[in-house]
Context: one part of a larger RNA
RNA sequence: CGUCCGAGGUUUGAGGGGUUCCGCCCUCAGUACGAGAGGACCAGGGUGGGGAGACCUCUGGUGUACCAGUUGUUGCGCCAGCAGCACAGCUGGGUAGCUAUGUCUCCAACGGAUAAUCGCUGAAAGCAUCUAAGCGAGAAGCCGUCCCCAAGAUAAGACCUCGUAGCCUCCUCCUAGAUUAGGAGGUUGAUAGGCCGCAGGUGUAAGCACCGUAAGGUGUUGAGCCGAGCGGUACUAAUAGG
Numbered sequence: 001c002g003u004c005c006g007a008g009g010u011u012u013g014a015g016g017g018g019u020u021c022c023g024c025c026c027u028c029a030g031u032a033c034g035a036g037a038g039g040a041c042c043a044g045g046g047u048g049g050g051g052a053g054a055c056c057u058c059u060g061g062u063g064u065a066c067c068a069g070u071u072g073u074u075g076c077g078c079c080a081g082c083a084g085c086a087c088a089g090c091u092g093g094g095u096a097g098c099u100a101u102g103u104c105u106c107c108a109a110c111g112g113a114u115a116a117u118c119g120c121u122g123a124a125a126g127c128a129u130c131u132a133a134g135c136g137a138g139a140a141g142c143c144g145u146c147c148c149c150a151a152g153a154u155a156a157g158a159c160c161u162c163g164u165a166g167c168c169u170c171c172u173c174c175u176a177g178a179u180u181a182g183g184a185g186g187u188u189g190a191u192a193g194g195c196c197g198c199a200g201g202u203g204u205a206a207g208c209a210c211c212g213u214a215a216g217g218u219g220u221u222g223a224g225c226c227g228a229g230c231g232g233u234a235c236u237a238a239u240a241g242g
Stems, first nucleotide, its partner, number of pairs: 001152001005163007015149004021049007033038001050107006059100004066093005071086006110144003117137004168242002170186005191237003194233005200226003207220005
């Protein structure tokens, strides 16, 4: 820009892409077969490998400042208690998120048309013949079934709703993200922060009291602190406008 009024939402699927894998064990059955040795088809059940997708409940990883411990040194006048620096000083843990080595699912089954091949009926050619007319069976392959994209499918489709409707700018943001775009919101408001509660992490703070000469221990105390998680709450900011 088009799709022949404009707009919001929901869709059909022409067409395109993806997937299509393999082993082992058990039953049938030590059966059929075979002198024996050996040893099935068919059918059913189970378990793995490989590949793919999704996810974070579990098992782990990470988690640059969430908690604790600790060394040296400097500072806060000193003690106590803290803070800075030393790779995040080092060490032990660890929420969310991200993640695999973790978890779940799929690569299954089925339908249709066929290949080689195997058949039925059957003449030409009184026989025979799967073929000449006609009709079947038959592959990991083909077309569907499953997943994804998809109306610029210019043959531009369909349905619902609305008509100053709708959209953008601006602002608060994140499941989204390089910027854009997308999505959640903008006071008729829980969008983000704060605050409150909970979960979760760390592991019993400081101060005080008691015990001990002291290092230290015990009590208050599962305490104190706490980034991202869940819920609540207009305290702050999403004003006003174009």
Molecule: large-subunit ribosomal RNA, domain VI
Organism: Pseudomonadota bacterium